[in-house]
Context: one part of a larger RNA
Formats: sequence, C1' cells, structure tokens
RNA sequence: CUCUGGUUAAGGAACUCGGCAAAUUGACCUCGUAACUUCGGGAAAAGGGGUGCCUCGAUUAUGUGUACUCUUUAACAGAGGAAGCAGAAAGAGGUGGCACAAAAUAGGUCCUGGCGACUGUUUAUCAAAAACACAGGUCUCUGCAAACUGGUAACAGGAUGUAUAGGGACUGACACCUGCCCAGUGCCGGAAGGUUAAGAGGCGGAGUGCAAGCUCCAAAUUGAAGCCCCGGUAAACGGCGGCCGUAACUAUAACGGUCCUAAGGUAGCGAAAUUCCUUGUCGGGUAAGUUCCGACCUGCAUGAAAGGUGUAACGACCAGGACACUGUCUCAACCAGAGACUCA
Repeated sequence: CUCUGGUUAAGGAACUCGGCAAAUUGACCUCGUAACUUCGGGAAAAGGGGUGCCUCGAUUAUGUGUACUCUUUAACAGAGGAAGCAGAAAGAGGUGGCACAAAAUAGGUCCUGGCGACUGUUUAUCAAAAACACAGGUCUCUGCAAACUGGUAACAGGAUGUAUAGGGACUGACACCUGCCCAGUGCCGGAAGGUUAAGAGGCGGAGUGCAAGCUCCAAAUUGAAGCCCCGGUAAACGGCGGCCGUAACUAUAACGGUCCUAAGGUAGCGAAAUUCCUUGUCGGGUAAGUUCCGACCUGCAUGAAAGGUGUAACGACCAGGACACUGUCUCAACCAGAGACUCA
C1' cells in the first nucleotide's frame, strides 16, 4: 500500500451523476394514527410509553380431566366435575446495574410527481424495466368432415369441444370518454356494361396434288374469375390545411374574404418518457435550483383502443424534496485479521 471487519472528537451529505456504501430503525405488549379511497384499504401510517429479578396477588383465574353426578333421541352421546397434572395477568410492594427485547437473529420514515392498474413473466452467462403477460374491451373469421395448424398423403391437433365455442388481430383493471374523413390502399357486397385466356367458331387465304383430298394460317362471333365499374366499411392500413383583413390606446381577433381538400385535429392534455429555439416566461421550494412541483400555450413535431384524460392500492422501477442517521465528506487516525513486501 491492497482487501475484509471494528471504533472515532467537532461538524452532519459540505461527498457524489445520485446518500452509492455505511449508519439509523428493528422483538413483544400498549396508547395513538393524516390526506386520499374502488370503503377493502392507506396502516406496523406517523408518533409515544413499557419490558430484569424477588414478594404478595396465587391452595387464584383458566385449561385438561379420573372417580362421580345430571340430561336425553340410551349413543362410540351431551353437560358439569372432587382428585391429579399444567398454570397466568391486572394491580401493590421491594431490589441490583451505566445499560433489563442487556448477547445473536428481527422495518429507517415521510412528502410530491412520472410510468405501468394489480400478483405474475423476461434477455441461463453485462439489461428485471416504463418491456411481456394479465382480468376486462372491441373487431374479424368459423355451422362442424368448422375455421385454423402440422403433414406429399393417409391422418392428427382444434375437440371426445359446437357460436356463452374455437382461431386471428388490436387494446389492456376501474372511472369519464373514444370526434371528423371511405379520395388512396385493404376487406366485404354487387353484377348491367367495358376488357379478357384456353376452348368453341370458321369468313377468307396458303402449301401440295391432274383431281378427290391432305396439311396449315386465320377474320367476325362466343367465352370465367380477375381488373375497370357501382356501393359499404376506420376499436381496417391510414389521414385530420394555407393566405389576407377586421373591435373607440396598443395588442389580440369572437367576425369576414379567398384558395385548396376525402376531411381539415373535436373532448382532453400540453416546454410533456413528446418542446428544436430552451436553462421559454411567471410562481413555489433553496442563501444560491440546466433537475423538481404548479401554471401559461408560441404543440419545431400532442390527441382519442399504435387509445385520450384521471385514478385508490401495488413497485428490488424512474425523478425531486424533508426528517432521522451516519467516516460519503471536511480529513484523516487507530485497532484486528488476510495479502503484498523482506529474511529463512
């Protein structure tokens, strides 16, 4: 010097990305316990007090239960219960110690916000989470020899199930809600017309032959699905504007004009896990705050099941604050053990 433990004056997070680590708390009994809430919770909330030993209490309460007694539906029943065994507490008094849950094992707590409702699951071996799942919601397919999946097939699963069932997709408890657009793409329905393959058809033509014929090419016409076409459908894929003017200070624009669109973003929320400019501006907290909380709205580039906004409870999640506590630090010291190092 390194590692693992232990103790520390005064201060007490000044350390640091961050209280990481350590310390604090800790058992039982008892008093007491807020906001909020889905009335279950929150809650061991928080915050206090007590705890050794001896005597009395105590031939106790109480438990168990033999003999025995009583009752009845006479049973392997029920009730009581001498003996025996076990055996407190409240309360009162005394007594020792620095210290009585005397050692060891044994929650630190609170406040605010974000995300996810929750218990659960996950990257065996750098990620445990806000990711996955979830109950619940919606759409869609499927009438049973089901849809769908595996297999060339037989066949099997689905299912010894039958639409309150099964497959697929999205969302994700609960509460309040879920706006507008079907022009494009997809899907579903329609079938009059257009287009359209093989096939049917065969005007006409070619080769060859003396010819009959044989072999070819081939127009019109006919000819399915599909596509074009006509409708529907957004909890299908998706989308949800621009410019100019206007009010008796100024500013702003309820209002008007105009262009474009399938329709121009509704309710909500908003510098946000989304805000570039940006440490936006104002307020709060601090002596001082790029973080945090509350507002504002100028949303570079929010927004409604790729769900929107809230939400009690829950979380080894993330962010901010406070109390307690501490060698994290000011600033280091000492002790114990194991290494390193020296010698053998």

Large-subunit ribosomal RNA, domain IV from a Campylobacterota bacterium, 344 nucleotides, folded computationally. The source organism's lineage runs through Bacteria, Pseudomonadati and Campylobacterota. Rfam family: Bacterial large subunit ribosomal RNA. Model confidence (mean pLDDT): 87 of 100.